[in-house]
Context: one part of a larger RNA
């Protein structure tokens, strides 16, 4: 000199864009943060309202709620405790799997038995159950069929499925059938995506850590896995690593990058992006395409809470917020309008992701605190050799302007699109149905926000400080003090004329900031 996720002191007008627990991975009150689908399924209220013959009925409504089932909950969000290599970065590799999505080929036949919800009875303080009975499905189980799939050298053997919604010249009294469109289900192949695994190289300090290792190193055979492999097991061999630093100890998430520097390098790894790890502590598996799962399950532990003492409940390193710690770090806000995600055919629902708003000069950038004129060089202050000098065109006065702020009026873009209705054409189709696509048209859809922005009005009105002035280092005099009080980054000032302490006047520097401290180069 530059820099910071900064803090502290004094001061403080506005805006834009960013950033904001670096400490206790400490403990957490409260609310919210993952649901959705009635076009998979059975069931199914009530209030308010209307009618009434006062019994009830209509409607609310096949709505709400609960349940079975499907998909999602493995994403998104947080934190950095652990980890020095099961990690990360770069570059390779072969023995793998991949829900949803895309492309292509086939198949979608015929049956069955349950169970929740519900009802009755019943246990418990509660959490939560128990028995019996009833019922549905795209839930579950057989049968059939089946290969390009699996097994097998081969002959051959084995293996699947589920329906739903809309429409219609048809058949039928109806249930239903037939046709058709869409959404699904099943199987196989390919793709895409996201992953699992292996190898090489690189990745901090200590030798006052020198030897380490028995599943250890390799083989054969098996088990296990989606898959290779001592990953695991039996047997066999005795290897494997190490001064090119093994082993041990300490420290630490890694990277793109950030800061600095002419560079080489050094330091760092907040925000943003990629990867990893963790989710009260330790362990385990289940489900699933995917987890050994932050807001799932089980076991153990510590802690907190409820209890009728028998037994139960919980996990903010999600967003806010609280206590504590600390020099120190924000609102228990608004909205799903946009972007993205989950579910759904869709409407739509959910989304503390996200978009916004609030707080903080924490940072960067921009603007303002007026402009012109104005010498009687006013008054006052300070200095003085008492002549004057300086503050100083500074003020006042005069003439203007009105950014920001204040008041009044108008008032967005962000809505591309989506959605509902009408309509034209085209595709599928037996079809003038339905549905899909394209176009035209009408209505609706904005948290921010009556915000940005624009216009008008009044009025210089509402807006400057901080540090320094001995040398380094730009800027000096007077008074007070008297080795005292104090200053100080280094040299050093202060013991009666202090340009170095304190105050004043003046000056210098930067400026909504200025200084100090800490840390890095």
């Nucleotide at each position: 000199g530059a820099g910071u996720g900064a803090a502290c002191g004094c001061u403080g007008g506005c805006g834009g864009c960013g950033u904001g627990c670096c400490u206790a991975a400490u403990a957490c009150a409260u609310g919210c943060a993952a649901g959705u689908c009635g076009a998979a399924c059975g069931c199914g209220a009530a209030a308010g309202u209307c009618c009434u013959u006062c019994g009830g009925g209509a409607g609310g409504a096949g709505u709400a709620a609960a349940g079975u089932g499907g998909c999602g909950c493995a994403c998104g969000g947080g934190u950095g405790a652990g980890u020095a290599a099961u990690a990360c970065a770069u570059g390779g590799g072969a023995a793998c799997a991949u829900g949803c999505c895309c492309u292509u080929g086939g198949a979608u036949g015929g049956g069955g038995a349950a169970u929740a919800a519900c009802g009755u009875u019943u246990g418990g303080a509660a959490a939560c159950g128990a028995a019996c009975g009833c019922u549905a499905a795209u839930a579950c189980c057989g049968c059939a069929u089946a290969a390009u799939c699996u097994c097998g050298c081969g002959a051959g053997a084995g293996u699947a499925a589920a329906g739903g919604u809309g429409g219609c010249g048809c058949c039928g009294c109806a249930a239903g059938g037939g046709c058709u469109a869409c959404c699904g289900c099943u199987u196989a192949a390919g793709g895409a995506u996201c992953g699992g695994c292996c190898c090489a190289u690189g990745u901090c300090c200590c030798a006052u850590u020198a030897g380490c290792u028995a599943g250890u190193u390799g083989g054969c055979g098996g088990g296990g896995u989606a898959a290779u492999g001592g990953c695991c097991c039996a047997c066999c061999a005795a290897g494997c690593c190490g001064a090119c630093g093994a082993u041990g100890g300490g420290u630490a998430a890694c990277u793109g990058g950030u800061c600095u520097g002419a560079g080489a390098g050094g330091a760092c790894g907040a925000u943003c992006a990629g990867u990893c790890a963790c989710a009260c502590u330790g362990g385990a598996a289940c489900u699933g395409a995917g987890a050994c799962a932050c807001g799932g399950u089980c076991c153990a532990g510590a802690c907190u809470c409820c209890u009728a003492c028998g037994g139960g409940a919980g996990g903010c390193a999600g967003c806010a917020g609280u206590a504590g710690g600390g020099a120190a770090u924000a609102u228990u806000g608004c909205a799903c309008a946009a972007u993205g995600g989950g579910g759904g055919a869709a409407a739509c629902c959910c989304u503390g992701a996200u978009g916004c708003a609030g707080c903080a000069a924490c940072g960067c950038c921009g603007c303002g605190u007026g402009a012109g004129u104005g010498a009687a060089g006013a008054a006052g202050g300070c200095c003085c050799u008492u002549g004057g000098g300086u503050u100083g065109u500074a003020a006042a006065g005069c003439u203007c302007u009105u950014u920001a702020g204040c008041g009044a009026g108008g008032g967005a873009a962000g809505a591309a699109g989506g959605u509902a209705g009408a309509u034209a054409c085209g595709g599928u189709g037996a079809a003038u149905a339905a549905u899909c696509g394209u176009g035209u048209u009408u209505g609706c859809u904005g948290a921010c926000g009556g915000u940005a922005c624009c216009u008008c009005g009044a009025g210089a009105a509402u807006a400057a400080g901080c540090a320094c002035c001995g040398g380094c280092u730009a800027a000096u005099u007077u008074c007070g003090u008297g080795c005292c009080a104090g200053c100080a980054g280094c040299c050093g000032c202060g013991g009666u004329a202090a340009u170095a302490c304190g105050a004043a006047a003046g000056g210098u520097g930067c400026a909504a900031g200025c200084g100090u401290u800490a840390c890095u180069c």
The part of an RNA shown here (small-subunit ribosomal RNA, 5' domain) has 521 nucleotides and comes from a freshwater metagenome. The RNAcentral record of the full RNA draws on SILVA. Its mean pLDDT, the model's own confidence on a scale to 100, is 84. It matches the Rfam family "Bacterial small subunit ribosomal RNA". Rfam links the family to the GO terms ribosome and structural constituent of ribosome.